[in-house]
About this RNA: c-di-GMP-I riboswitch aptamer from a soil metagenome, 83 nucleotides, folded computationally. Its Rfam family is "c-di-GMP-I riboswitch aptamer". Gene Ontology term of the family: cyclic-di-GMP binding. Rfam's curators write: GEMM was predicted in a large-scale screen for bacterial structured RNA regulatory elements. The sequence is in RNAcentral, with records from MGnify. The coordinates come from a structure-prediction model, not an experiment, and the mean pLDDT is 87. Of the family's consensus pairs, 95% are formed in the model.
RNA sequence: GAUAAAGGCAAACCCGUCGAAAGGCGGGGGCGCAAAGCCACGGGUCUAAAGUCUUUCAAGACCAUGACAGCCGGGUUGCCGAA
Numbered sequence: 001g002a003u004a005a006a007g008g009c010a011a012a013c014c015c016g017u018c019g020a021a022a023g024g025c026g027g028g029g030g031c032g033c034a035a036a037g038c039c040a041c042g043g044g045u046c047u048a049a050a051g052u053c054u055u056u057c058a059a060g061a062c063c064a065u066g067a068c069a070g071c072c073g074g075g076u077u078g079c080c081g082a083a
Base pairs, nucleotide, nucleotide: 001080008033009032013028014027015026016025017024018023031070037076038075039074041073042072043071044068045067046066051062052061053060054059
């Protein structure tokens, strides 16, 4: 980062599966992405099982040790080569 070339990844949704959930994994699918490759270091967002408190006994509130890299920053690795 281009009206280039070779490619790559794969949103929503559907099916299966793991999980309390968020979400992950596999298959289909393709919204898009020059890192939409990888990493939870910083910010942010999501969930709340366990725990704590309340309590009209059925619920509510708080909370990450859970998750998100396709939220941003950061670190790191990679394909091509016009201006």